[in-house]
Context: one part of a larger RNA
Molecule: small-subunit ribosomal RNA, 5' domain
Organism: metagenome
RNA sequence: GGAUGAACGCUAGCGGCAGGCUUAACACAUGCAAGUCGAGGGGUAUAUGGUGCUUGCACCAUAGAGACCGGCGCACGGGUGCGUAACGCGUAUGCAACCUACCUUGAACAGGGGGAUAGCCCAGAGAAAUUUGGAUUAAUACCCCAUGGCAUAAUGAUAUGGCAUCGUAUUAUUAUUAAAGUCACAACGGUUCAAGAUGGGCAUGCGUCCCAUUAGCUAGUUGGUAAGGUAACGGCUUACCAAGGCUACGAUGGGUAGGGGUCCUGAGAGGGAGAUCCCCCACACUGGUACUGAGACACGGACCAGACUCCUACGGGAGGCAGCAGUGAGGAAUAUUGGUCAAUGGGCGCAAGCCUGAACCAGCCAUGCCGCGUGCAGUUGAAGCAUCUAUGGUGUGUAAACUGCUUUUGUACGGGAAGAAACAGCUCUUCGUGAAGAGCCUUGACGGUACCGUAAGAAUAAGGAUCGGCUAACUCCGUGCCAGCAGCCGCGGUAAUACGGAGGAUCCAAGCGUUAUCC
Numbered sequence: 001g002g003a004u005g006a007a008c009g010c011u012a013g014c015g016g017c018a019g020g021c022u023u024a025a026c027a028c029a030u031g032c033a034a035g036u037c038g039a040g041g042g043g044u045a046u047a048u049g050g051u052g053c054u055u056g057c058a059c060c061a062u063a064g065a066g067a068c069c070g071g072c073g074c075a076c077g078g079g080u081g082c083g084u085a086a087c088g089c090g091u092a093u094g095c096a097a098c099c100u101a102c103c104u105u106g107a108a109c110a111g112g113g114g115g116a117u118a119g120c121c122c123a124g125a126g127a128a129a130u131u132u133g134g135a136u137u138a139a140u141a142c143c144c145c146a147u148g149g150c151a152u153a154a155u156g157a158u159a160u161g162g163c164a165u166c167g168u169a170u171u172a173u174u175a176u177u178a179a180a181g182u183c184a185c186a187a188c189g190g191u192u193c194a195a196g197a198u199g200g201g202c203a204u205g206c207g208u209c210c211c212a213u214u215a216g217c218u219a220g221u222u223g224g225u226a227a228g229g230u231a232a233c234g235g236c237u238u239a240c241c242a243a244g245g246c247u248a249c250g251a252u253g254g255g256u257a258g259g260g261g262u263c264c265u266g267a268g269a270g271g272g273a274g275a276u277c278c279c280c281c282a283c284a285c286u287g288g289u290a291c292u293g294a295g296a297c298a299c300g301g302a303c304c305a306g307a308c309u310c311c312u313a314c315g316g317g318a319g320g321c322a323g324c325a326g327u328g329a330g331g332a333a334u335a336u337u338g339g340u341c342a343a344u345g346g347g348c349g350c351a352a353g354c355c356u357g358a359a360c361c362a363g364c365c366a367u368g369c370c371g372c373g374u375g376c377a378g379u380u381g382a383a384g385c386a387u388c389u390a391u392g393g394u395g396u397g398u399a400a401a402c403u404g405c406u407u408u409u410g411u412a413c414g415g416g417a418a419g420a421a422a423c424a425g426c427u428c429u430u431c432g433u434g435a436a437g438a439g440c441c442u443u444g445a446c447g448g449u450a451c452c453g454u455a456a457g458a459a460u461a462a463g464g465a466u467c468g469g470c471u472a473a474c475u476c477c478g479u480g481c482c483a484g485c486a487g488c489c490g491c492g493g494u495a496a497u498a499c500g501g502a503g504g505a506u507c508c509a510a511g512c513g514u515u516a517u518c519c
Base pairs, nucleotide, nucleotide: 001519002518003517004516006515007514008513009512010511013372014371015370016369017368018367019365020364021330026328027327028326030325031324032323035072036071037070040069041068046063047062048061049060050059051058052057079283080282081281088208089207090206091205092204093203094202095201098200099199103196104195105194106193107192108191109190111145112144113143114142121134122133123132124131125130151176152175153174154173155172156171157170158169159168160167161166181188182187209255210254211253216246217245218244221243222242223241224240225239226238227237228236258280259279260278261277262273263272264271265270285306286305287304288303289302308319309318310317311316336362338361339360340359344358345356346355347354348353375405376404377403378402384396385395386394387393388392411455412454413453414452415451419446425440426439427438428437429436430435431434463508464507465506466505467504468489469488470487474503475502476501477500478499484491485490
């Protein structure tokens, strides 16, 4: 000198864009953050209308919440950096050792039957959380049979290729496994197989902090055979057999730490950092475990154990903000218990739509960067203050006042956006069981915001640090090794340009200084 997620002191007019718990992965009151589908199913409360009528009940029709069964989603999105020195990450390869719901393309198919169970009803237990028994019922829930193939498995044959195990193509025999309807106009779905796309899994080469005042480490350890397990290879697991494996090119141990793209600095080489944004990883009160599922060993799922907090009728129960706000605590220090789904994106749904603290906006903070303003022009020199060689001069200083001008900004009034393209609906055109296109129409949280116009009026707006040398900028007064200053050298003991005040000056400027850290 540059830089910062900064803090502190003094000061402060505005806007745009960004950023905002670096500390206690400390504890959390309250609200919200993941639902959706009636075009899968049974169906209720209730409402309206009608009939009967014992006048408040029954039946019928229409509409129909909440709850329940079922499907899809909840593995995304959002947070944090505890752990991890590791194939975790980065980069480059491989899988002839693998999986992939939804989506796209293609091929084929969907025949028949059955038993339950939520709900509803009845009867209980309990303070509650919750829960038990009986009866009865539905489905795109569950099960059985049929039909199958280019599917799967076994045994073969032929051809061809390679990378060792082998791969690919064709084919033969045997065995095994599918399906679901709604509505009936249309549309959406179901099953099997093949391929694609997307997302993942695994393996390997190289790279990846400090300590040798850590020198030896290792029994599932290293390899083999067999079996199990997995989507898949593998000591991944088990049994048996062998005795191996790593290490001064740093094993093992200890400490520290999420990694990268990037960011800061520097001419570069390097050095330092890993906030915001993006990718990957890990975690979800602490530890463990699996279930469901295409996918989890699952932040707002389950079970067990533990610590903590809360409720209790003492028998027993409930909870997990490292989601968004917010509270306490810690700290030098870090924001609103806001608005909207209008846009973008996500989930469900044929759709309308519903949900979305993702997101988009608004609020707070000079935390940073950038921009604008606090007026402009003229004048020979007022007063005050300061100073000197003191009847006078010099500085402040064209500075003020005065004269003329302008109106950014601010104030008042008026107008007023873009962001909106769509979906759905209607009409039309083309091919035509449907799809594509055109036109009309609908939708804005921000926001009466940005922006534009008019009016009057210099009107609403400057500070901070420094002035001995380094280092730009000097005099007077006070003090008298005192009070004090100080980054280093150092200053102060009676003429202090170094302390305190004043005048003046210098440098930056809505900021200026100090502290901390990095180069």